[in-house]
RNA sequence: GGAGAGGUGCAGGAGUGGUUGAACUGGCCGCUCUCGAAAAGCGGUGUGGCGGCAACGUUACCGAGGGUUCGAAUCCCUCCCUCUCCG
Numbered sequence: 001g002g003a004g005a006g007g008u009g010c011a012g013g014a015g016u017g018g019u020u021g022a023a024c025u026g027g028c029c030g031c032u033c034u035c036g037a038a039a040a041g042c043g044g045u046g047u048g049g050c051g052g053c054a055a056c057g058u059u060a061c062c063g064a065g066g067g068u069u070c071g072a073a074u075c076c077c078u079c080c081c082u083c084u085c086c087g
Base pairs, nucleotide, nucleotide: 001086002085003084004083005082006081007080010026011025012024018070027045028044029043030042031041032040046061047060048059049058050057051056063079064078065077066076067075
């Protein structure tokens, strides 16, 4: 340099146009159980902005930027990064 695969929450990872800002697993937090712990069971748990004393509400965010569409994590373009193969 060429070809291909990929980038999603704290981690892994599904979702390939429509109630999915997000399944599932792990982690973490709380509770139950226990003399205590482990294990197990139950519940909860993304980040930023704005409003609010708080509870909470609202809005944006799927590597970055732009485009298509009534609607985009999903389709198109450019760029960045990772992996594999070829030279």